This is a predicted structure of a 99-nucleotide RNA (Bacterial small signal recognition particle RNA) from a Clostridiaceae bacterium. Taxonomically the source falls in Clostridiaceae (Bacteria, Bacillati, Bacillota, Eubacteriales).

[in-house]
RNA sequence: CAGUGGGUCCCGUGCGAUGCGGCCCGUGAACCCCGCCAGGUCUGGAAGGAAGCAGCGGUAAGCGGUAAACCGUAGGUGCCGCGGGGUUGCCCGCUUCAG
Numbered sequence: 001c002a003g004u005g006g007g008u009c010c011c012g013u014g015c016g017a018u019g020c021g022g023c024c025c026g027u028g029a030a031c032c033c034c035g036c037c038a039g040g041u042c043u044g045g046a047a048g049g050a051a052g053c054a055g056c057g058g059u060a061a062g063c064g065g066u067a068a069a070c071c072g073u074a075g076g077u078g079c080c081g082c083g084g085g086g087u088u089g090c091c092c093g094c095u096u097c098a099g
Stems, first nucleotide, its partner, number of pairs: 002095007009085006015078002018074005024065004033058004041050003
């Protein structure tokens, strides 16, 4: 000098860590959410029926809390794995030749 293998580069994929969200707990609607609806109201000759406030229960948005596990998501995460691509340049190694 040349050849060659690998890394750096790109794509895909998987695992882990981390962030965020979900999940979980609590709270949470005078009425404009749901259910059960005392009293009372309306209706009926009556038996009954109807609507339905307070109250109780369950929830929505929201708010607060949250150790692990699980789900989703993110990338300037990892002296990570696998597959594919790329060879201008750089790094490491091997081989031949020349000096």
The prediction has a mean pLDDT of 79. Rfam family: Bacterial small signal recognition particle RNA. The family's RNA type in Rfam is non-coding RNA gene. Rfam describes the family as follows. The signal recognition particle (SRP) is a universally conserved ribonucleoprotein involved in the co-translational targeting of proteins to membranes. It was read from a public genome assembly, where an Rfam model found it.